Transfer RNA from a Candidatus Gottesmanbacteria bacterium, 72 nucleotides, folded computationally. The organism belongs to Candidatus Gottesmaniibacteriota, within Bacteria.

RNA sequence: GCGCCUAUAGCUUAACGGAUAAAGCAGCAGUCUUCGGAACUGCUAAUGGGGGUUCGAUUCCUCCUAGGCGCG
Numbered sequence: 001g002c003g004c005c006u007a008u009a010g011c012u013u014a015a016c017g018g019a020u021a022a023a024g025c026a027g028c029a030g031u032c033u034u035c036g037g038a039a040c041u042g043c044u045a046a047u048g049g050g051g052g053u054u055c056g057a058u059u060c061c062u063c064c065u066a067g068g069c070g071c072g
Stems, first nucleotide, its partner, number of pairs: 001071007010025004018055001027043005048064005
């Protein structure tokens, strides 16, 4: 330099182009418990950035950024 892949919550993952973006762990609060833990209930929290297509984009196209793999 060229090609391919990936980017969603603090972490690990879901989401035929259409519902309020779903869940596990973690965090916070409550119930329970002598206390703690476990268990149960509830709450907080996310689509890497710009542009485009579409009635509608996490999803499709494009550029950029970051990371990974391969070729030279």